[in-house]
Model confidence (mean pLDDT): 82 of 100. A computed fold for a 390-nucleotide part of an RNA from a Mollicutes bacterium, annotated as large-subunit ribosomal RNA, domain III.
Context: one part of a larger RNA
RNA sequence: GAGUAGCGAGAAGGAAAGUGAGAAUCUUUCCCGUCGAAAGCCUAAGGGUUCCUGAGGAAGGCUCGUCCACUCAGGGUAAGUCGGGACCUAAGCCGAGGCCGAAAGGCGUAGGCGAUGGACAACUGGUGGAGAUUCCAGUACCACUCAAAUCCGUAUGAGUGAAGCAGUGACACAGUCAGAUAAGGACCGCGCACAGAUGGAGGUGCGUCCAAGCGUGUAGGUAGAGUAUGUAGGGAAGUCCGCAUAUUUGAUGAUCUGAGGCGCGAAGGGGAGCGAAAAUAAGUAGCGAACGGCCUGAUUCUAUACUGUCAAGAAAAGCUGCUAGCGAGGAUGCGAGUGCCCGUACCGUAAACCGACACAGGUAGGCAAGGAGAGAAUCCUAAGACGCGC
Repeated sequence: GAGUAGCGAGAAGGAAAGUGAGAAUCUUUCCCGUCGAAAGCCUAAGGGUUCCUGAGGAAGGCUCGUCCACUCAGGGUAAGUCGGGACCUAAGCCGAGGCCGAAAGGCGUAGGCGAUGGACAACUGGUGGAGAUUCCAGUACCACUCAAAUCCGUAUGAGUGAAGCAGUGACACAGUCAGAUAAGGACCGCGCACAGAUGGAGGUGCGUCCAAGCGUGUAGGUAGAGUAUGUAGGGAAGUCCGCAUAUUUGAUGAUCUGAGGCGCGAAGGGGAGCGAAAAUAAGUAGCGAACGGCCUGAUUCUAUACUGUCAAGAAAAGCUGCUAGCGAGGAUGCGAGUGCCCGUACCGUAAACCGACACAGGUAGGCAAGGAGAGAAUCCUAAGACGCGC
């Protein structure tokens, strides 16, 4: 220079009460304002205790501070079913032997690792200062073990069964219709609360809900589906697959698939609202009504469907069948028991991640309310969250 520029989005604050040594800045209440395909909710990556409670007031916080993502102390993350592993493989990587190479090392067979994919059994409600598909309540499901009784079988072979064989798994993109559901509604009904001085009107407000699972097998889609015999292919075998023949059945819709609905689940839960006692403890404990129709209607499901197009759209495990083989026990079964390891707090369009900062930047996926509207645009709002630390 200079007590100058600046104090980081023009979404905005005001009042009262409280606490305190001290309050524009902390807490509570009322009013006002902002977002609402987000500035709300869930979650991946990343971060790693920032979460909750109590205490603090040096420093950090662009002011203040009694406050904090700061400091100190204590506490908090509970799983057979969620995600990952004890399953599978893709690109890619590693790689016994091997090949190559002055050395270091490079490539690569068998084999292995490797999800962003395949496979795989749990839902609803409640609870707290902080965890919940994990705890609790109720109702389920999966794998294995035990088990009365009944049945089948022991060479006329029950059952089991490949690292083998076959089928399936198994797939692109675009687009239309239909049937449903989620969700919503200003209409009717039902229930509850309110309706305070006068007058009026059957007035105003709120609610009207519920899963997995088990049973049933519908709208829709699909044109073949069985039986018998033969068989030289599937590098062994086969009752399987393939092929051939005969036959039955099927467009009067078989077979396979298949949302939703309905019944049970539920004599349960939830529920507007009502609402105590009490030590310092509360809208807490407790109680609890109605719980229907109609209309709109998805980007979700049926659907890996159907139609069209050309650039012609993973693999393996798993599952199903088959035999080689093993083989004396096996099946049903009210019920009982067992169920390993890791993650799980919190932030997550952000003051907690990436940007040296509590930085107007960047950051994958899911949910997607009402009025107007073609609409996820835009404006106003719900739930919810905020008013951007002078």